[in-house]
Context: one part of a larger RNA
RNA sequence: CUGGGCGUAAAGCGUACGUAGGCGGCUAUUCAAGUCAGAGGUGAAAGCCCGGGGCUCAACCCCGGAACUGCCUUUGAAACUAGGUAGCUAGAGUCUUGGAGAGGUUAGUGGAAUUCCGAGUGUAGAGGUGAAAUUCGUAGAUAUUCGGAAGAACACCAGUGGCGAAGGCGGCUCACUGGACGACUAUUGACGCUGAGGCACGAAAGCGUGGGGAGCAAACAGGAUUAGAUACCCUGGUAGUCCACGCCGUAAACGAUGAUAACUAGCUGCCGGGGCGCUUGGCGUUUCGGCGGCGCAGCUAACGCAUUAAGUUAUCCGCCUGGGGAGUACGGUCGCAAGAUUAAAACUC
Numbered sequence: 001c002u003g004g005g006c007g008u009a010a011a012g013c014g015u016a017c018g019u020a021g022g023c024g025g026c027u028a029u030u031c032a033a034g035u036c037a038g039a040g041g042u043g044a045a046a047g048c049c050c051g052g053g054g055c056u057c058a059a060c061c062c063c064g065g066a067a068c069u070g071c072c073u074u075u076g077a078a079a080c081u082a083g084g085u086a087g088c089u090a091g092a093g094u095c096u097u098g099g100a101g102a103g104g105u106u107a108g109u110g111g112a113a114u115u116c117c118g119a120g121u122g123u124a125g126a127g128g129u130g131a132a133a134u135u136c137g138u139a140g141a142u143a144u145u146c147g148g149a150a151g152a153a154c155a156c157c158a159g160u161g162g163c164g165a166a167g168g169c170g171g172c173u174c175a176c177u178g179g180a181c182g183a184c185u186a187u188u189g190a191c192g193c194u195g196a197g198g199c200a201c202g203a204a205a206g207c208g209u210g211g212g213g214a215g216c217a218a219a220c221a222g223g224a225u226u227a228g229a230u231a232c233c234c235u236g237g238u239a240g241u242c243c244a245c246g247c248c249g250u251a252a253a254c255g256a257u258g259a260u261a262a263c264u265a266g267c268u269g270c271c272g273g274g275g276c277g278c279u280u281g282g283c284g285u286u287u288c289g290g291c292g293g294c295g296c297a298g299c300u301a302a303c304g305c306a307u308u309a310a311g312u313u314a315u316c317c318g319c320c321u322g323g324g325g326a327g328u329a330c331g332g333u334c335g336c337a338a339g340a341u342u343a344a345a346a347c348u349c
Stems, first nucleotide, its partner, number of pairs: 003321004007303002012317001014201002017198001021194003025088006033081002035077008049065006091191001092188003096183003103177003107173003110154001114150008125136002162169002206247006215241002220236004258316006266294013298305002322349003331342004
């Protein structure tokens, strides 16, 4: 390389959008580029292969055949692919209408709790732990009542529940705004799928500038524990956590499972719609979309998956190819930096 693979053995890019490219529904007709068939030309010789022959054999040499899988010209065929033309509606989209939702952004607002401040009551303890101590307190703490301030997070509802492409999203309200879903028509007429590069989004931590800072809390300090204790426990406590703008671009970014489409037994629960029937605060049945549990065939090394496939197929992309060295070095690109990304070899087992 031909291959074989990618839930857990090596392997699905964190996620979407999309350029080139690859692939692409049904009918009729046309063309003949691909495709197929016939004929002709060419495909030097030698060599390879096959059949003979000559050196005493062989190597070697000679003769004949086949082959040279290719290219060109020409004549046809028209199923399929490509191209042209004309249509279609099952894919895809649009219109109308309806309900669901922590989907996003901005502004405003609410109560509980916490800490701090002021005042009142009140007196000797309070904190904390396995036990203690550091710590706070007669300059009046802890407790309790009233008032005030600040920042952050939103108990119950709450759910194998919902929404979002993923990251993720949870008090309440207005405004702006994205997507999905159901229903019946109408409408466009293949407008589709995937997607190398590219571009956008992307938890936490971290970085820059300016704010903010209640609680929590890396670092740090002290007290304990211990043989030691740069820890676990305790008392404090700074970055940070919060906001605005700009960067970073990584995670066990996980369903460790790429996207799209079709097909292949069922049973059951939950969420959002619709239809039909009935004995109508509901029940039964059916149908679309989503989220779960179990389970047949099939698959799997097993575990397990099983209409939300890891089954049976098709298209496109990404990735893997023994362990270590190493996701490292060097070089490139990006970044303020931290570092990210691309990515070896020697050597060794």